Fluoride riboswitch aptamer (crcB RNA motif) from a Hyphomicrobiales bacterium, 62 nucleotides, folded computationally. Its mean pLDDT, the model's own confidence on a scale to 100, is 76. NCBI's taxonomy places the organism under Bacteria, Pseudomonadati, Pseudomonadota, Alphaproteobacteria, Hyphomicrobiales.
RNA sequence: CAUGUCGUCGGCGAUGGAGUUCGCUGAGACCGUCCAGUUAGGCUGAUGACUCCUACGGUUGC
Numbered sequence: 001c002a003u004g005u006c007g008u009c010g011g012c013g014a015u016g017g018a019g020u021u022c023g024c025u026g027a028g029a030c031c032g033u034c035c036a037g038u039u040a041g042g043c044u045g046a047u048g049a050c051u052c053c054u055a056c057g058g059u060u061g062c
Stems, first nucleotide, its partner, number of pairs: 009026005016053006032043003
């Protein structure tokens, strides 16, 4: 200096916060989807998954 494995810690998983858990990664992790691709245009979702809060949207009641 490089590679592999294990442990700990950190980071990341398409728009906010918290907890739990999973995966990936220490950066070559991550930066959605449709139209061959790009431009243009369109579509879904605040989660990787679950729960809660906030924001947004829809329906009903007061």